[in-house]
RNA sequence: UACGUGCUCCGGGGUCGGUGUAAGUCCGAACCGGCGGUGACAGUCCGCGACCCGCGAGCCGGUGGAUUGCUCCUGGACAACCAGGGACAACCCCGGCGGACGGUUGAACCGGUGAAAUUCCGGUACCGACAGUUAAAGUCUGGAUGAGAGAAGCACGUA
Numbered sequence: 001u002a003c004g005u006g007c008u009c010c011g012g013g014g015u016c017g018g019u020g021u022a023a024g025u026c027c028g029a030a031c032c033g034g035c036g037g038u039g040a041c042a043g044u045c046c047g048c049g050a051c052c053c054g055c056g057a058g059c060c061g062g063u064g065g066a067u068u069g070c071u072c073c074u075g076g077a078c079a080a081c082c083a084g085g086g087a088c089a090a091c092c093c094c095g096g097c098g099g100a101c102g103g104u105u106g107a108a109c110c111g112g113u114g115a116a117a118u119u120c121c122g123g124u125a126c127c128g129a130c131a132g133u134u135a136a137a138g139u140c141u142g143g144a145u146g147a148g149a150g151a152a153g154c155a156c157g158u159a
Stems, first nucleotide, its partner, number of pairs: 001159008010150001015029004030139002032128002034048004043126002052103003055099001058097005064092002067090003071086006108124005130142003
């Protein structure tokens, strides 16, 4: 230094005015921009994450099962076999955890500089999950003191 394992910590921003019974939702004007990559800095390039849908190996639990296997105990004098009971395992059922995965999910051009930029500079555009709401939401409230791409650090191991 790289990789692996474990742990710790961090990990999303943004509103005013008008109309109106009522709007941070409409209209007007403003404002905001997660993570990694990319020949040079990206909301709009290439990917990833968050929401939603599907699927789910595996793991854990159950005073669940009339199933199967195996084994032990008791009884039938012994064996075979039969009956009853117990333990374990498998399978099924129920509950929880769980991401190896699939689907879905928005938007940019022109000019300039340069060796190099859909990333910088200038100009003009565009985009923004779901649920809720006295009225339609990127900016309010909520799931969410959640999850998470990933970032940093510590320990151990390997090269």

FMN riboswitch aptamer (RFN element) from Pseudarthrobacter enclensis, 159 nucleotides, folded computationally. The coordinates come from a structure-prediction model, not an experiment, and the mean pLDDT is 81. Its Rfam family is "FMN riboswitch aptamer (RFN element)". For this family Rfam cites "Regulation of riboflavin biosynthesis and transport genes in bacteria by transcriptional and translational attenuation" (Vitreschak et al., Nucleic Acids Res, 2002). Rfam links the family to the GO term FMN binding.